[in-house]
The RNA shown here (transfer RNA) has 73 nucleotides and comes from a Gemmataceae bacterium. The coordinates come from a structure-prediction model, not an experiment, and the mean pLDDT is 81. The organism belongs to Gemmataceae, within Bacteria. Its Rfam family is "tRNA". It is annotated as a transfer RNA.

RNA sequence: GUCCUCGCGGGCCAGCGGAGUGGCCGCCACGCUCUCAACGUGGAGAACGCGGGUUCGAAUCCCGCCGAGGAUG
Numbered sequence: 001g002u003c004c005u006c007g008c009g010g011g012c013c014a015g016c017g018g019a020g021u022g023g024c025c026g027c028c029a030c031g032c033u034c035u036c037a038a039c040g041u042g043g044a045g046a047a048c049g050c051g052g053g054u055u056c057g058a059a060u061c062c063c064g065c066c067g068a069g070g071a072u073g
Stems, first nucleotide, its partner, number of pairs: 001072007010025004018056001027043005049065005
């Protein structure tokens, strides 16, 4: 330099064109308990790396850039 894969709440992962983006862990509150843990209920937290494009509609398709990993001269 070229090619491939990946980039989503604090952490890990799902979603592969149409619902206010879902799950687990963690966090907060309440309940339970003498207390803690466990358990139960509720809640906060992401517009999906950035910019542009296609489309009635994009996390999802296309282009550029950035970052991570891999392959190759």